[in-house]
RNA sequence: GGGCGGCUAGCUCAGCUGGUUAGAGCGUUUGAUCGACAUUCAAAAGGUCGCAGGUUCAAAUCCUGUGUCGCCCA
Numbered sequence: 001g002g003g004c005g006g007c008u009a010g011c012u013c014a015g016c017u018g019g020u021u022a023g024a025g026c027g028u029u030u031g032a033u034c035g036a037c038a039u040u041c042a043a044a045a046g047g048u049c050g051c052a053g054g055u056u057c058a059a060a061u062c063c064u065g066u067g068u069c070g071c072c073c074a
Stems, first nucleotide, its partner, number of pairs: 001073007010026004019057001028044005050066005
């Protein structure tokens, strides 16, 4: 220098054939259960989907640029 992949909740990830409101598990908080703890059950909070721009009625998803991490080639 060229190519490929990852980046989404505190953590691990799904969703990437554009369209209900952005989700799961774990964790956190509150309540219930218990003599208490654990377990179990219920609920809640938490995200500008790496960043910027474009296309579109509509973008996590498509296009362009770019950051960062990893791998391959030279």